[in-house]
THF (Tetrahydrofolate) riboswitch aptamer, 99 nucleotides, folded computationally. The model forms 82% of the base pairs in the Rfam consensus. The sequence was found by an Rfam model in a public genome assembly.
RNA sequence: AGCAGAGUAGGCCUGCGCGCGUUAAGUGCCGGAUGGACGGGGAGUUGCCGUCCGGACGAAGGGAGCGAUCCCGCGGUGGGCAGGCCGCAUCCCGCUGCA
Numbered sequence: 001a002g003c004a005g006a007g008u009a010g011g012c013c014u015g016c017g018c019g020c021g022u023u024a025a026g027u028g029c030c031g032g033a034u035g036g037a038c039g040g041g042g043a044g045u046u047g048c049c050g051u052c053c054g055g056a057c058g059a060a061g062g063g064a065g066c067g068a069u070c071c072c073g074c075g076g077u078g079g080g081c082a083g084g085c086c087g088c089a090u091c092c093c094g095c096u097g098c099a
Base pairs, nucleotide, nucleotide: 002098003097004096005095010086011085012084013083014082015081016080018078019077020075021074022073029055030054031053032052033051034050035049036048040093041092042091043090045089061072062071063070064069
């Protein structure tokens, strides 16, 4: 040199549990500004994630209680834990196994 493989940010699914909203926030979509991260090392975007501003669209409530509140739902709802799947996509150098 060759063959095979592992690991990132992050995404998705399932389960458990804690919240938020149901007086409509959040999610998803569009535009703008801005920040961050990206296999072990270096580089780094037309890819990824966040924050802020604006815009369009838009909903599932019901019951108990004097009440505080609680219960059952609902939301492309937010974190946490566990499991599973996908995953440096691009360039260079590496790592593990075989030989």